A computed fold for a 74-nucleotide RNA from a Candidatus Woesearchaeota archaeon, annotated as transfer RNA. Lineage of the source: Archaea > Nanobdellati > Candidatus Woesearchaeota. It matches the Rfam family "tRNA". Rfam classes the family as a transfer RNA. Rfam links the family to the GO term triplet codon-amino acid adaptor activity.
RNA sequence: GGGCCCGUAGUAUAGUCCGGUAGUAUACUGCCUUCGCAAGGCAGGGGUCGCGGGUUCAAAUCCCGCCGGGUCCA
Numbered sequence: 001g002g003g004c005c006c007g008u009a010g011u012a013u014a015g016u017c018c019g020g021u022a023g024u025a026u027a028c029u030g031c032c033u034u035c036g037c038a039a040g041g042c043a044g045g046g047g048u049c050g051c052g053g054g055u056u057c058a059a060a061u062c063c064c065g066c067c068g069g070g071u072c073c074a
Base pairs, nucleotide, nucleotide: 001073002072003071004070005069006068007067010026011025012024013023020057028044029043030042031041032040050066051065052064053063054062
């Protein structure tokens, strides 16, 4: 330098193919329960979906460029 894959909440990830309310688990906070704690149950907060641009009524999703990581080739 070139090919391919990946980037979503503190953490791990689904959703992307086929555009239409951003979800799950865990962590965090509150409540219930307990003499108290843990476990369990219920509720809540937390996301510029890596960055910028384009297409579209509408983009995490499609297109282009860039950044970061992994892998292969040279």